[in-house]
RNA sequence: GCCUCAAUAGCUCAGUUGGUAGAGCACCCGCCUUGUAAGCGGAAGGUCACCGGUUCAAGUCCGGUUCGAGGCU
Repeated sequence: GCCUCAAUAGCUCAGUUGGUAGAGCACCCGCCUUGUAAGCGGAAGGUCACCGGUUCAAGUCCGGUUCGAGGCU
């Protein structure tokens, strides 16, 4: 220098043919318990890495950038 893959909640990850962004764990509140843990219920939490483009509509499609992993020379 070139190629491939990944980037989504605090963490680990889903997200279908472009059409209201989700789960588990953690945190918070409540129930349960003599009490704690476990269990059960609920709430909160997101610039979908960044900049543009296409579209009525983009996490998703296109171009570029950044960072990480791997490969080739």